[in-house]
c-di-GMP-I riboswitch aptamer from a Gemmatimonadaceae bacterium, 84 nucleotides, folded computationally. NCBI's taxonomy places the organism under Bacteria, Gemmatimonadota, Gemmatimonadia, Gemmatimonadales, Gemmatimonadaceae. Model confidence (mean pLDDT): 85 of 100. The model forms 95% of the base pairs in the Rfam consensus.

Formats: sequence, structure tokens, C1' cells
RNA sequence: GUCCGACAAUAGCACACCCGUCGCGAGGCGGGGCCGCAAAGCCAGGAGUCUCCACGCCGAUGUGGAGAUCGUCCGGUUGCCGAA
Repeated sequence: GUCCGACAAUAGCACACCCGUCGCGAGGCGGGGCCGCAAAGCCAGGAGUCUCCACGCCGAUGUGGAGAUCGUCCGGUUGCCGAA
């Protein structure tokens, strides 16, 4: 240095929910909260799921566009510590 991840250590983040706020919406942001997380840091590249609009369809459950989600997965990228 790389791989790896411990009943180690120092830190970190913050599910659901509540309040406020933005958005048609999924959802985002701030505060509280703390289920959990070795990347639960960042990136919307691939996929999944979700929203909106249009068309199709009503014998159907699809297609396209725009968006959301990185705490759904894959991938990319950066990083703390140093047991086995």
C1' cells in the first nucleotide's frame, strides 16, 4: 500500500415518526428523534421501485417523455482505524 472487518478505539450518519417548509406528486430541506449503518460519504451510469403527463387499452395492464429514490441492488469515486 492492497485485501479484509474486531465484543478494539476515536469519530460520523440518522429509519420510522412528529413539527415547520418547498413540490401537482413521488419526494426534498430544516429541527426533534434514533431503527439501524464499516462507507447509511458522494455520484442518477445500469437495473428495480415510485410519481406526474401523454398515448394505448377496457378483449388491456402496455408504450413514450419528464422526474423521485444512493437507507433497493449493481457500478464508479473518496475516506477513519488496524485485530485476525